[in-house]
Context: one part of a larger RNA
Molecule: small-subunit ribosomal RNA, 3' major domain
Organism: metagenome
This record gives sequence, structure tokens and C1' cells, in this order.
RNA sequence: UGACGGGGGCCCGCACAAGCGGAGGAACAUGUGGUUUAAUUCGAUGAUACGCGAGGAACCUUACCCGGGCUUAAAUGUAGAUUACAUAGAGUAGAAAUAUUCUUUCCCUUCGGGGCUAUUUACAAGGUGCUGCAUGGUUGUCGUCAGCUCGUGCCGUGAGGUGUCGGGUUAAGUCCCAUAACGAGCGCAACCCCUAUCGUUAGUUGCCAGCGGGUCAUGCCGGGGACUCUAGCGAGACUGCCACCGUAAGGUGAGAGGAAGGUGGGGAUGACGUCAAAUCAGCACGGCCCUUAUGUCCAGGGCUACACACGUGUUACAAUGGCCGAUACAAAGGGCAGCUACCAGGUGACUGGAUGCUAAUCUCUAAAGUCGGUCCCAGUUCGGAUUGGAGUCUGCAACCCGGCUCCAUGAAGUUGGAUUCGCUAGUAAUCGCGCAUCAGCCAUGGUGCGGUGAAUACGUUCCCGGGCCUUGUACA
Repeated sequence: UGACGGGGGCCCGCACAAGCGGAGGAACAUGUGGUUUAAUUCGAUGAUACGCGAGGAACCUUACCCGGGCUUAAAUGUAGAUUACAUAGAGUAGAAAUAUUCUUUCCCUUCGGGGCUAUUUACAAGGUGCUGCAUGGUUGUCGUCAGCUCGUGCCGUGAGGUGUCGGGUUAAGUCCCAUAACGAGCGCAACCCCUAUCGUUAGUUGCCAGCGGGUCAUGCCGGGGACUCUAGCGAGACUGCCACCGUAAGGUGAGAGGAAGGUGGGGAUGACGUCAAAUCAGCACGGCCCUUAUGUCCAGGGCUACACACGUGUUACAAUGGCCGAUACAAAGGGCAGCUACCAGGUGACUGGAUGCUAAUCUCUAAAGUCGGUCCCAGUUCGGAUUGGAGUCUGCAACCCGGCUCCAUGAAGUUGGAUUCGCUAGUAAUCGCGCAUCAGCCAUGGUGCGGUGAAUACGUUCCCGGGCCUUGUACA
């Protein structure tokens, strides 16, 4: 100087407390361990691995296993030699890769040759093989915590200290005062984006108040720019004003005004560093290793196994509910190998027609809710696992191993031990919708969007993590 303390002081955080809803019990989905296996490819492992890499394993992917092939090889280039091979059609063997047979077959030319293609020889390959403890790059975490440093000066023999401490204040090393320090940098804040209010500009594909026309009905048409909305530019919030407290910074106020009040609410943004943290399998790269194989092509299998254990979720155990009928209201996105109105068939998944849309134009579009009816507390009209049958869709192909539909079947489960997780407001809870990946989908995952919409916080003694000062130390 640090680090540590079941030392002290001050302070903060859904850290506790106060509440609400979960997990831990059940079934299933998914990941992991273990076991099994020819193979169950590899990586990730307290917090910071375990719905993680994977934003989508039937083949492909695919790296794994078994078997069958190739050895300049899948690609490209240079040099040499050969060449009408290639291509197309037909056949044979085969699981295919591939091997092989038959037919067909270039261009320019000064006739020497050249170009193109293919074969072959030589040289450069290839490796998801090892080392993340050789590395770059990227990422997680402490932590959006308020810290980490430098120049000059001063102090100290020196390591180093001071500044950065102290008194206040703040979300903040934020600011003020004081001060052997005076300044500065990286962080904080602000500048950026979205959102909440208003003005202005512009009205098409959006809108329709007033005027006119038309329809069973609909901005449908003429027209209009008022309103909503769209998207450019501005305004607006700064403790600016007032009162009180305070030297100041600042604090308090159900104060005024205001759509918004003290960082308005979200996002992006992650200092010096820590964990020899993660990644050689995204990519790049040093070294080592393989070279008729650890390279490469193909078919099939596996990554989907199953006495078990754990994590993360979904659905429930019901009446604030289930079922049936009627009916209302979004936002944000996507769409041409696409989204599809509408019509017809089918109980349905879906199918056959047909039309609009390269989209503010056409289309995909809510559910909880509301109004009626029924069930009457039961393993039930709860719950839907599992299994049988019949279909449908995608796709060369759904046996291993896809989704969906219909009929039948109807398991466990009656609120879950110790323990444990999330959340402070348009939040939790609850309800549906979209998107990426994608032929299809094992999505209950991820990531966005809106609808309905709470309870509680006395307080900081305690648990956890962190910041500052100080103290002890046989630690570095």
C1' cells in the first nucleotide's frame, strides 16, 4: 500500500421487512448429470453452466457410429503431356456415392498452330484434430457500482502519501465550504433514440365535422383540411417562480402555473481493472499432430436411448370456474416459390375454384371482456396425460423420429415438507397477437406488441451484495 475480520462508524440496493404471484408435490415439454450404447458428436459447470452455443437434429445440417468408395483429392492457379472428352440420350451393377457399355458431339486458322473443355504428371491442399494455461477479436461477471488515474508542487531515506481527506449535500469523486495543494483525464451527468402535451408545415393510400350525390348497408362518390392520424421542424421542465430552513450547495411544500416537477417514464451507452472466467467448434492465428487418413464422397443409423437425480418451463387441481349461444374493442409486425378476401365441399384439420395486393390502398388479425343459458362441489360437464382407430398437410421420404384434425379412451392431480424465486406502477398478476429461424416442425422456448390491471413499503435490528472513513493483523 492492499486484502481480510463472527472490529467500529456512515450510506445504498426488491438485500431484509410489508405485500402479491410463483417454484419445491402431479402430468407433460425442454436442458443437464448419470447410466446405457456401435455411436448416443463437441463445448458451457457456484453466483457468472443446465428452454445455454442451437433464431428451429426426419435426409441435409452433422462434427459421432457401422458399411461401401476416392487419394492432387471438393475449389482455384501455374508449368508439361494428351485430348474430342465434356454435354445429351439409352442400358447394366449397386443402398447410393460410383464403376462401366453403346450412340451423339467444339470454335478460329496464315493449316505450323492457337483457344475452350476434360484427363493425367508435378507444385501449392485439407483437418469441427490438440493446446482459450501461447494469442487476436468478441463476451459474461463485480456493476450503470462511483469509482480509477495523471501533470506540476509539497511531505517522506524509501515503498509511498497528499490531491481523492474533513463538514454538509447528491442518484453520482454531484455540487458547496474548508484545505499544501493547484489543475487535468477516463468514468457520472448532458449531448442520441422512443414515449407523454401543444404549435406549425404537408394532406395520400390515412381522416370525414359541415355541403351535395348514392346505397339494403359501408368515406362508397364529388368535395373538404376542421378532427384523428402520419412525419418533418419547433415550443416546453430549468428548483425557473413563491413560502420556509440553510453561509453556500441544496432540502421541504396535497404551493402556483402546467400535459408533464424536481434524473417525467423507458432505451442505447459499461471507467481502471478482477475471475490464467468463456470461446482454437463463428472467424483469425503461433506451436504440435494426421497425410491411401485425424482428409474427403455416399447409404443407413445416432445426436430423440432410460432403474434414476437436478435446473428451467407449460397445463392443472376448478364455481372470481368449465361448457354452449350471441356480441364489442388493439398495437406492433409479416406477405409474390408469399398473404389471401369471397364462394363451394367436408364434423374438422383441409381441399377445389376465384379475386385483390410488390402494400397507411389488398390481406393475415384478437383473447380475457359484456349479455343470456347450463353445470351444483363430485375425481365431476374439473383435469387432460396415455393408448386404439380413422384422416389431413409439408416434404424424394414422416418406421426409428414431424405437426394438425375427428371419434373413442380418459391417468396422476383436491394447492404441494424443509427450503427457495420474481416484482415498487401502467409494475406484478392475467389475456391474447406478431416476428426471427423455417419445406414442415416437436415453440410450452426466444424476442417484441398491445388489452384488463392491483396490493404493500412501519422501518434498517437481522440475511446477502456493494461504496466511503477508521481500527487490528503471525496474510501478500